The prediction has a mean pLDDT of 75. This is a predicted structure of a 397-nucleotide RNA (Bacterial RNase P class A) from uncultured Lacisediminihabitans sp. It matches the Rfam family "Bacterial RNase P class A". The family's RNA type in Rfam is ribozyme. Of the family's consensus pairs, 94% are formed in the model.
[in-house]
RNA sequence: GGUCGGCAAGACGGUCGCGUCGGCGCUUCGCCUUCCGGGGCGGGCGCCGCCGAGGAACGUCCGGGCUCCGCAGGGCAGGACGGUGGGUAACACCCACCCGGGGCAACCCGCGAGAAAGUGCAACAGAGAGCAGACCGCCUGGGUCUCGCGCCUCCUCGGGGGUGGGGAUCCCGGUAAGGCUGAAACGGUGGUGUAAGAGACCACCAGCGGUGCGAGCGAUCGUGCCGGCUAGGUAAACCUCGUCCGGAGCAAGGUCAGACAGGAAGCUAUGGGGCUGCCCGUUCCGCUUCCGGGUAGACCGCUGGAGGGCUGCGGCAACGUAGUCCCGAGAUAGAUGACCGUCGAUGGCGCUGCUCAGGCAGCGCCGGGACAGAACCCGGCGUAUCAGCCGGCCCAU
Numbered sequence: 001g002g003u004c005g006g007c008a009a010g011a012c013g014g015u016c017g018c019g020u021c022g023g024c025g026c027u028u029c030g031c032c033u034u035c036c037g038g039g040g041c042g043g044g045c046g047c048c049g050c051c052g053a054g055g056a057a058c059g060u061c062c063g064g065g066c067u068c069c070g071c072a073g074g075g076c077a078g079g080a081c082g083g084u085g086g087g088u089a090a091c092a093c094c095c096a097c098c099c100g101g102g103g104c105a106a107c108c109c110g111c112g113a114g115a116a117a118g119u120g121c122a123a124c125a126g127a128g129a130g131c132a133g134a135c136c137g138c139c140u141g142g143g144u145c146u147c148g149c150g151c152c153u154c155c156u157c158g159g160g161g162g163u164g165g166g167g168a169u170c171c172c173g174g175u176a177a178g179g180c181u182g183a184a185a186c187g188g189u190g191g192u193g194u195a196a197g198a199g200a201c202c203a204c205c206a207g208c209g210g211u212g213c214g215a216g217c218g219a220u221c222g223u224g225c226c227g228g229c230u231a232g233g234u235a236a237a238c239c240u241c242g243u244c245c246g247g248a249g250c251a252a253g254g255u256c257a258g259a260c261a262g263g264a265a266g267c268u269a270u271g272g273g274g275c276u277g278c279c280c281g282u283u284c285c286g287c288u289u290c291c292g293g294g295u296a297g298a299c300c301g302c303u304g305g306a307g308g309g310c311u312g313c314g315g316c317a318a319c320g321u322a323g324u325c326c327c328g329a330g331a332u333a334g335a336u337g338a339c340c341g342u343c344g345a346u347g348g349c350g351c352u353g354c355u356c357a358g359g360c361a362g363c364g365c366c367g368g369g370a371c372a373g374a375a376c377c378c379g380g381c382g383u384a385u386c387a388g389c390c391g392g393c394c395c396a397u
Base pairs, nucleotide, nucleotide: 001394002393003392004391005390006389007388010343011342012341013340014339015338016337018052019051021049022048023047024046025045026044027043029042030041031040032039033038054371058382059381061380062379063378064377065376066249067248068247069246078245079244080243081242082241083097084096085095086094087093098112099110100109101108102107113240114239118238119237120234121233135179136178137175138174139173141171142170143169144168145167146166147165149164150163151162152161153160154159187205188204189203190202191201192200206230208227209226210225211224212223213222214221215220253300254299255298256297262291263290264289265288266287267286271285272284273283274282275281307326308325309324310323311322312321313320314319347366348365349364350363351362352361353360354359
């Protein structure tokens, strides 16, 4: 300088306040009981005592316990997961290993099945982007122009014609070696070959498919043979394969005693009123008995549990197991706070001293703690977090 892991989340004291629980006292309150003296239970008030948020209590993203409902069995749809082997109650978590990538290294990162089953998608640039492509370049052939070029020939010695070659330009073609564009241009290097070229052919290498041997529980690794010469990306696109998944949630769910709406039966005070004057019928009101959803109230669920610390044993580890010790919030509009004093890591300012400087040491003053708070309970993940402390390992000197 880096990398990985752990600890801690200001300390001590005092005063006041809040909540659960326990004890004591008072009580003109309620209920029960009584042999009338009182006693028991509950409520209210006061005093005392114990205990009283977190590493994330958070987000509510996964997985489970618990509760109620549903369920013969199977399938479809939908969702989640996805290298291998373990751990676990379970997981999308953890451990170890494999493969790929980054780093000198410690170590870190990977939503890491399938793209030769099918469908789809891909901006810009570029000639061409999915069984691609001829822009430049290279090459065969042809046309035109041109040359102080070579050879042949005619001639009035100035030149003309033919042919070959060079150059410029145009055209029909060939060519994927080279250039150019791009994230990506249809294996790489060398040779043969060709007009120029090309897996067209050959050798080696990379990679792919098939197959054998060896190591490993396995992912995989090492190695040999055969084949065709090359197969792009994307599945947090559809899709395919494999594994798993019933739904809702503590406002789950249950107990208690009443009141009200409503329902049923009855109404010998032969109940009263309306339809209609009467009976029957019907309807509204009243009374009695029974039933009575949900809300509100009180209580249970509620916190001792896949619980924590230490030690031993098994395991590389996650973790498991045995012994021993410990108990650490349970509110319900929601308690866990406020103030004071002393100290305090770190920081700022001033003075003095040392030093070439950066800076260091001493003294004094000021200031002095982040993120955030239980609400049925656990296991994870993710996110937030001031100022620190400790340790392992790596690199450089």